[in-house]
């Protein structure tokens, strides 16, 4: 360096719920908050999953219904790129 995380330090992130904003939703930010994370820091690249304003179908029409990602989710899994402290 690599590779490991069963021990210690030292600091970090923040699930649900809630309260406000934005958003058609899914969800995102921001406060509160801590289930938890050693990459739960970054990247939607491959798989997956969420939503469906518009689109398409459908209808006399309109509601329902379907259908569609150009919208999200890296705390589903890989892959990439960076990184703290430790070798118990």
């Nucleotide at each position: 360096c690599c590779a490991c995380g069963c021990c210690a330090a030292a600091g970090g992130c923040a699930a649900a719920u809630c309260c406000a904003a934005c958003g058609a939703a899914a969800g995102u930010u921001g406060g509160a908050g801590a289930c938890g994370c050693a990459a739960a820091a970054c990247u939607a690249c491959g798989g997956g999953c969420c939503u469906a304003c518009c689109u398409u179908c459908g209808c006399a029409a309109c509601u329902a219904g379907a259908u569609c990602a150009g919208g999200g989710c890296c705390g589903c899994c890989g892959g990439g790129u960076u990184g703290c402290c430790g070798u118990u």
c-di-GMP-I riboswitch aptamer from an uncultured Anaerolineales bacterium, 88 nucleotides, folded computationally. Its mean pLDDT, the model's own confidence on a scale to 100, is 86. The sequence was found by an Rfam model in a public genome assembly. Its Rfam family is "c-di-GMP-I riboswitch aptamer". Its family is annotated with cyclic-di-GMP binding in the Gene Ontology.